[in-house]
RNA sequence: GCCUUGGUAGCCCAGUAGGCAGUGCGUCAUUCUCAUAAUCUGAAGGUCGUGAGUUCGAACCUCACCCGGGGCA
Numbered sequence: 001g002c003c004u005u006g007g008u009a010g011c012c013c014a015g016u017a018g019g020c021a022g023u024g025c026g027u028c029a030u031u032c033u034c035a036u037a038a039u040c041u042g043a044a045g046g047u048c049g050u051g052a053g054u055u056c057g058a059a060c061c062u063c064a065c066c067c068g069g070g071g072c073a
Base pairs, nucleotide, nucleotide: 001072002071003070004069005068006067007066010025011024013022019056027043028042029041049065050064051063052062053061
């Protein structure tokens, strides 16, 4: 340099016909208890890597770029 794959909440990840952004863990509160943990219930937390394009509408399609993994040279 080329090819390929990934980037979504603090962490691990899901999210395909393009149409409300989610699970689990964690955090906070709550319930229970003499108390703690576990349990029940609830909440907060996201410019979906960056920028642009297409579209009525983009996490999803197109292009460029950034970062990580693998392969070729």